Bacterial RNase P class A from a Candidatus Limnocylindrales bacterium, 341 nucleotides, folded computationally. Its Rfam family is "Bacterial RNase P class A". Rfam classes the family as a ribozyme. The gene name in the source record is rnpB. Taxonomically the source falls in Candidatus Limnocylindrales (Bacteria, Bacillati, Chloroflexota, Candidatus Limnocylindria).

[in-house]
RNA sequence: CGAGGCGGUCGGAUGGUCGCGCGACGAUCGGGCAACCGACGGCGUGAGGAAAGUCCGAGCACCGCAGCGCAGGGUAGCGGGCAACACCCGUCCGCCGCGAGGCGAGGACCAGCGCCACAGUGACGAUGCCGGCUUCGGCCGGAGUGAAACGCGGCAAGCUCUACCCGGUGCAAGGCCAAAUAGGAGGGCGCAACCCGCGCGGGGCAACCCGCCGGGGGAGAGGCGCGCUGCCCAGCCCUCGGGUCGGCCGCAUGAGCCGUCGGGCAACCGGCGGCCUCAGAUGGAUGGCCAUCCGUGGCGUUUCGCCACGACAGAACUCGGCUUACAGACCGCCUCGCUGA
Numbered sequence: 001c002g003a004g005g006c007g008g009u010c011g012g013a014u015g016g017u018c019g020c021g022c023g024a025c026g027a028u029c030g031g032g033c034a035a036c037c038g039a040c041g042g043c044g045u046g047a048g049g050a051a052a053g054u055c056c057g058a059g060c061a062c063c064g065c066a067g068c069g070c071a072g073g074g075u076a077g078c079g080g081g082c083a084a085c086a087c088c089c090g091u092c093c094g095c096c097g098c099g100a101g102g103c104g105a106g107g108a109c110c111a112g113c114g115c116c117a118c119a120g121u122g123a124c125g126a127u128g129c130c131g132g133c134u135u136c137g138g139c140c141g142g143a144g145u146g147a148a149a150c151g152c153g154g155c156a157a158g159c160u161c162u163a164c165c166c167g168g169u170g171c172a173a174g175g176c177c178a179a180a181u182a183g184g185a186g187g188g189c190g191c192a193a194c195c196c197g198c199g200c201g202g203g204g205c206a207a208c209c210c211g212c213c214g215g216g217g218g219a220g221a222g223g224c225g226c227g228c229u230g231c232c233c234a235g236c237c238c239u240c241g242g243g244u245c246g247g248c249c250g251c252a253u254g255a256g257c258c259g260u261c262g263g264g265c266a267a268c269c270g271g272c273g274g275c276c277u278c279a280g281a282u283g284g285a286u287g288g289c290c291a292u293c294c295g296u297g298g299c300g301u302u303u304c305g306c307c308a309c310g311a312c313a314g315a316a317c318u319c320g321g322c323u324u325a326c327a328g329a330c331c332g333c334c335u336c337g338c339u340g341a
Stems, first nucleotide, its partner, number of pairs: 001337010012293007020046004025041002028039004048312001052323002055321005060170004072166005077091005092106001093104004107161002112159002114155003124151001129142005174249004184240006194216004199212005222232002256275008294310007
């Protein structure tokens, strides 16, 4: 210098201006019965390495009193890491590469079942060809085909077996607050039937009947002694509880990030210190414009100027992974080839 391998970082910068979401603040204003919400003001803050696919694994929440088993699903050399994993690290073996390195669904076919293309007599059912032997039933050896040939053949990315792991549903989970109306539960008041009166009035010869008054009584699983028929009563107020309208929370401080020291080959773990720079919507904000610079491309009158563009993409309960997309720039270690000192 050329060609590669592995790992990592960034992924337009700065300022101005208008606008949007969120947050705390306010001698301000408003909406709602309430729970709570909003307006205005200045201040602060506002996408990613993949926010994506939703493929694994968790946290969290509800369901289940709890545990075990069956069914079903998953994982698979060995050892380690992790909250956990199908992830990560180390290592053995196999395959690929000159190499740095890369890839691997890598337990068990001496439990059972099933399958074994083409070729080949024959793929587990057997014996075609050549030679030898023969008790004429066969037996032994050989050639040939094939991944595999009678031998406990090959295949478990076939069923299966072994070991280990897994309850289900997902934040529209779920929790809290909380109208009107209707219905539910409890209580109070009023009132009917009915009962009592040595209360009053009227009627009747009388038993007794009618009306009024006072008291009691207290509402449908009731009252009038009981049963049947019949009759009477379902009015008002208060309290409680559930759901609905509505509102709030869940919701961003977390298996967190940075630095440093120690342990470990490593993944990773531990100690100490620091940080909140890590957004939080719910028709869903994170945008537009201008200036300067950076990068790329094009054009021109080419030591400059003008124009265009800025990869993939974009949060929605939160993490750990995997996979997929990605213009361009940069850093570190390593390999092979050529060349020079």